[in-house]
Context: one part of a larger RNA
């Protein structure tokens, strides 16, 4: 930019890509075959590696300063107590989040038509003979079904709804942000507001804080699940999303 008025919200599918694996075990059934030793087809049911797709309940990793411990210096006059630096100093754990070594899930069933092969009917040829005419079965493989994408599918499609024949429905800018993202895009929200921070609760982490008191010569213990906490979930308008601008439908 197109898709002959503009727009918002579903959608159809030409067509596109993906996927397509294998074992092992029971049952039927120790049947069927088989002198015996062995030991089936068909058909069900179950479990598994390996691949893939989602997710974070568990499990397990990350989780650069959220707790805590602990060396060494140096700083806050000293003591307590902190607070810089030392790979996050080091060391024990950690929430969300990302994620696998977790979890859940898929490969299918089923229809169509075939292929080697198997047949029925059948003549050329009184006989046979799956073929010549005719007609059926019969593959992880062919076309669907399963999942993805899709109307730039110039063959541009379809439904519904709104907005106007000039003071408009819609969009944009701009603003908090977001598991959305390299910008963009995309999604949420802009006071008729829970978008973001903040505050407050809760969950959840860490693990019992300074300081007092009490107890103990005294290391230290108790009052203390303390005290201190990013991202989580809620609640609440205290800050900030203010006020505006721009763009936007007439084809003959």
């Nucleotide at each position: 930019c197109g898709c002959a008025g503009g727009a918002g919200u579903c959608u159809u599918g030409c067509g596109u890509g993906g996927a397509u694996c294998c074992g092992c075990c029971a049952c039927u059934a120790g049947u069927a075959c088989g002198a015996g030793a062995g030991g089936a087809c068909c058909g069900u049911g179950g479990u598994g590696g390996a691949c893939g797709g989602a997710c974070c309940u568990c499990c397990g990793g990350u989780u650069u300063g959220c707790c805590g411990g602990u060396u060494g210096u140096g700083c806050c006059g000293c003591c307590a107590g902190g607070u810089g630096c030392a790979c996050c100093g080091c060391c024990g754990g950690g929430u969300a989040u990302c994620c696998g070594c977790g979890u859940c899930c898929g490969g299918a069933a089923c229809g169509g038509a075939u292929a080697a092969g198997c047949g029925c009917u059948g003549a050329a040829a009184g006989c046979a003979u799956c073929u010549a005419a005719g007609u059926g079965c019969g593959a992880a493989g062919c076309c669907g079904g399963c999942c993805u994408c899709a109307a730039g599918a110039u063959u541009a499609g379809g439904a519904c709804u709104c907005c106007a024949u000039a003071u408009g429905a819609g969009g944009g800018u701009c603003g908090u942000c977001g598991c959305a993202g390299a910008c963009u895009a995309c999604g949420a929200c802009g006071u008729c507001g829970a978008u973001a921070g903040g505050g407050c609760g809760c969950a959840g982490g860490u693990g019992u804080a300074c300081a007092g008191a009490c107890g103990g010569c005294g290391a230290c213990g108790u009052c203390a699940a303390a005290g201190c906490c990013g991202a989580g979930c809620g609640c609440u308008a205290c800050u900030a999303a203010u006020a505006g601008c721009c763009c936007g439908a007439g084809a003959g």

The part of an RNA shown here (large-subunit ribosomal RNA, domain VI) has 252 nucleotides and comes from Prevotella sp. PJ1A.
RNAcentral holds the full RNA, with entries from ENA.